[in-house]
RNA sequence: CCGUGCUAAACGGGGAGGUAGCGGUGCCCUGAACCUGCAAACCGCUAUAGCAGGGUUGAAUUCCUGCCCGAGGUUUAUAUUCUUUAGGGUCUGACCCCGGUAAGUGGUGAUGAGGAUUGGGUCCUGUGCGACGUAAGCUCAUGAACCCCGUCAGGUCCGGAAGGAAGCAGCGGUAAGUGAAUCCUUGCGGGUGCCGCAGGGCUACCUGGUCCGAGCUAACUACCUGGGUAACGCCUGGGGAAGUAAAUCGACGGCAGGUGCACGG
Numbered sequence: 001c002c003g004u005g006c007u008a009a010a011c012g013g014g015g016a017g018g019u020a021g022c023g024g025u026g027c028c029c030u031g032a033a034c035c036u037g038c039a040a041a042c043c044g045c046u047a048u049a050g051c052a053g054g055g056u057u058g059a060a061u062u063c064c065u066g067c068c069c070g071a072g073g074u075u076u077a078u079a080u081u082c083u084u085u086a087g088g089g090u091c092u093g094a095c096c097c098c099g100g101u102a103a104g105u106g107g108u109g110a111u112g113a114g115g116a117u118u119g120g121g122u123c124c125u126g127u128g129c130g131a132c133g134u135a136a137g138c139u140c141a142u143g144a145a146c147c148c149c150g151u152c153a154g155g156u157c158c159g160g161a162a163g164g165a166a167g168c169a170g171c172g173g174u175a176a177g178u179g180a181a182u183c184c185u186u187g188c189g190g191g192u193g194c195c196g197c198a199g200g201g202c203u204a205c206c207u208g209g210u211c212c213g214a215g216c217u218a219a220c221u222a223c224c225u226g227g228g229u230a231a232c233g234c235c236u237g238g239g240g241a242a243g244u245a246a247a248u249c250g251a252c253g254g255c256a257g258g259u260g261c262a263c264g265g
Stems, first nucleotide, its partner, number of pairs: 001265006009057003012030004020046005034054005063258006072249007080242009090233001093232001094229004099224003103221003106217003114212009123200006129193002132189006139180004148173004156165003
């Protein structure tokens, strides 16, 4: 140096979590790397750290050590970005409202803005008239077997007679009631009237006459004071995600080094 056989060793690893601690099952990352049984309010073990059984490779590209790289995870912080949630009521934007100003737009104005003066109206009270609605009355018609009136045929009663009495039907009229349609009269009422008279008031509005002579309005935009709202912006707090920084663990991979026994050639 080569061949054969055996042993140590290997047959995944890591993160978080759990645990007094270690490992596993479960979750995640990476990788492709035996089988069976146990196992999350758990299973097994004790710093030598899965337990029990079986199998394959086996002294090196595969085992061990150190260094480098670095998937990924966890923690903390954050000048930053996004999202969500709770609160605040405005500093300041935003929205709404009252009031004001009159820069702009618009409307109106020498066929006279606006003002002064004078008169009237709208307004109030009183008093009248009318229309409307409603009620009653008036007028006409009808309307009582008897218990309304007048006249009372017939008949009845009194009387010797003469004559008288009551009185049904009929006729006429009337009461209560019923009906009619226009006028008329009276009462009541009000969402009544281009109505009248008198008194009052004239703050506000409208209008006529006279005088002066150029603005008036506030619909919109704009500006200002005040008030309100909390959808958005803003402020405060919390949650989540991304980015950044630091720390920690760290697979795969790369580099370097180290590491048995026996026999034979």